The part of an RNA shown here (small-subunit ribosomal RNA, 5' domain) has 510 nucleotides and comes from a Nitriliruptoraceae bacterium. It was read from a public genome assembly. It matches the Rfam family "Bacterial small subunit ribosomal RNA".
Context: one part of a larger RNA
RNA sequence: GGAUGAACGCUGGCGGCGGGUCUAACACAUGCAAGUCGAGGGACGAACCGAGGUGCUUGCACCUUGGGGAAACCGGCGAACGGGUGAGUAACACGUGAGGAACCUGCCCUGUACACCGGGAUAACCGCGGGAAACCGUGGCUAAUACCGGAUGCUCCACCACGAUCGCAUGAUCGAGGUGGGAAAGCUCAGGCGGUACAGGAGGGCCUCGCGGCGUAUCAGCUAGUUGGUGGGGUAACGGCCCACCAAGGCGACGACGCGUAGCUGGAGUGAGAGCUCGAGCAGCCACACUGGGACUGAGACACGGCCCAGACUCCUACGGGAGGCAGCAGUGGAGAAUCUUGUCCAAUGGGCGAAAGCCUGAGACAGCCACGCCGCGUGCGGGAAGAAGGCCUUCGGGUCGUAAACCGCUUUCAGGAGGGAAGAAGCGAGAGUGACGGGACCUCCAGAAGAAGGACCGGCUAACUACGUGCCAGCAGCCGCGGUAAUACGUAGGGUCCGAGCGUUAUCC
Numbered sequence: 001g002g003a004u005g006a007a008c009g010c011u012g013g014c015g016g017c018g019g020g021u022c023u024a025a026c027a028c029a030u031g032c033a034a035g036u037c038g039a040g041g042g043a044c045g046a047a048c049c050g051a052g053g054u055g056c057u058u059g060c061a062c063c064u065u066g067g068g069g070a071a072a073c074c075g076g077c078g079a080a081c082g083g084g085u086g087a088g089u090a091a092c093a094c095g096u097g098a099g100g101a102a103c104c105u106g107c108c109c110u111g112u113a114c115a116c117c118g119g120g121a122u123a124a125c126c127g128c129g130g131g132a133a134a135c136c137g138u139g140g141c142u143a144a145u146a147c148c149g150g151a152u153g154c155u156c157c158a159c160c161a162c163g164a165u166c167g168c169a170u171g172a173u174c175g176a177g178g179u180g181g182g183a184a185a186g187c188u189c190a191g192g193c194g195g196u197a198c199a200g201g202a203g204g205g206c207c208u209c210g211c212g213g214c215g216u217a218u219c220a221g222c223u224a225g226u227u228g229g230u231g232g233g234g235u236a237a238c239g240g241c242c243c244a245c246c247a248a249g250g251c252g253a254c255g256a257c258g259c260g261u262a263g264c265u266g267g268a269g270u271g272a273g274a275g276c277u278c279g280a281g282c283a284g285c286c287a288c289a290c291u292g293g294g295a296c297u298g299a300g301a302c303a304c305g306g307c308c309c310a311g312a313c314u315c316c317u318a319c320g321g322g323a324g325g326c327a328g329c330a331g332u333g334g335a336g337a338a339u340c341u342u343g344u345c346c347a348a349u350g351g352g353c354g355a356a357a358g359c360c361u362g363a364g365a366c367a368g369c370c371a372c373g374c375c376g377c378g379u380g381c382g383g384g385a386a387g388a389a390g391g392c393c394u395u396c397g398g399g400u401c402g403u404a405a406a407c408c409g410c411u412u413u414c415a416g417g418a419g420g421g422a423a424g425a426a427g428c429g430a431g432a433g434u435g436a437c438g439g440g441a442c443c444u445c446c447a448g449a450a451g452a453a454g455g456a457c458c459g460g461c462u463a464a465c466u467a468c469g470u471g472c473c474a475g476c477a478g479c480c481g482c483g484g485u486a487a488u489a490c491g492u493a494g495g496g497u498c499c500g501a502g503c504g505u506u507a508u509c510c
Base pairs, nucleotide, nucleotide: 001510002509003508004507006506007505008504009503010502013377014376015375016374017373018372019370020369021335026333027332028331030330031329032328035077036076037075040074041073048067049066050065051064052063053062054061055060084288085287086286094212095211096210097209098208099207100206103205104204105203108201109200110199111198112197113196114195116150117149118148119147125140126139127138128137129136130135156181157180158179159178160177162175163174164173165172166171186193187192214260215259216258221251222250223249226248227247228246229245230244231243232242233241263285264284265283266282267278268277269276270275290311291310292309293308294307313324314323315322316321341367343366344365345364349363350361351360352359353358380410381409382408383407390401391400392399393398414451416446417445418444419443420442424437427434428433454499455498456497457496458495459480460479461478465494466493467492468491469490475482476481
């Protein structure tokens, strides 16, 4: 000098774009953050609207009927995405390159073929019962794109045996044969939307390996599923992943093992570069979701707003027993030098569901607060005395603040007032219509210099000097050092220097 997710002191006009708990992965009140489909299904059909009737305190209650469809339930898809955090992790976690002849893949795309015949339940609901509650038991009724059996069935699967081609090996691909096995679901507004099997694709995932990126040797030896084999289990799949048996191996100064520290990267800061330092925001990957463990469902989880167990903590309780998990958005307490609103909207982008209308969406888009940062703009412009008053200095002549002010002329950015006022909208919808931001940007007009300057420094380094006060006191200080009676170094004033809506200080990196 540059830089910062900064903080602190003094000061503070406007706008644009960004950023904003670095500390306690501390504890959390409250609200919201994941639903949707009636074109899969049954039952009961609420609110509300129309018609009729009865009662009657003329506006309500009740009944009938037509429409209407809410909550709840079965079923499907989603809830494994999106959002948060950095605790753990020195590891194939990440980056990069390669391999899988050892693998999986819902929705989507392409292609081929198919969807036949049956069956039994169950929730809702009703009855009874238990419980303070959370909830639960039992009897009975019922539907389905829920569940089950049978049929058919390809290039599908398993086993048996054969041939061809190929491969570094296990082996792969293709062809033909035998035995055994394996599927489906309907709805409809009649347009469509779906179902099943197999093959291929796209995208996604899983596994293996080479190389790379940290401190410590005041850690030198480490290891029993340990290293390998055989057989098996398990997995989508290879594997000591797991198990039984057998062998005695495996790693290490090219640093094993231990300890400490740490999410990794694209990148960021600095620097001429080499390098050094960092990993906030944005983006990719990983890990975690009160702590520890476990599996279930599923194409996908060992699952933040799912389940079970244990633990700590908080809450309810009728003391028998229950409920909870903000490292989602806001917000609270606490900790701290320190970090925001319990805002608006789904208008756009994107996501889930749906045939669609649409519903949901604290993802997102916006707004609010904060000079936290970067950038832009303003606080006026011209004229105006050999120079007012006043301050300060003075050799008492004068010098200086200083064209500075007053005064004259002019302008009106920004802020203020008034009027006008988009694009962002495509899609959807028969049409009408549909913008949170926002009456914001932008345009026109109005008034008036009107509302808008501070901070640090002035001994040398280092740009800027005098006076007074103080008297090794009070104090200053980054280093050297100043202060003990003329202090350019302390304090105040005048003047000056440097920056400027900022200026200084502190901390850290280069």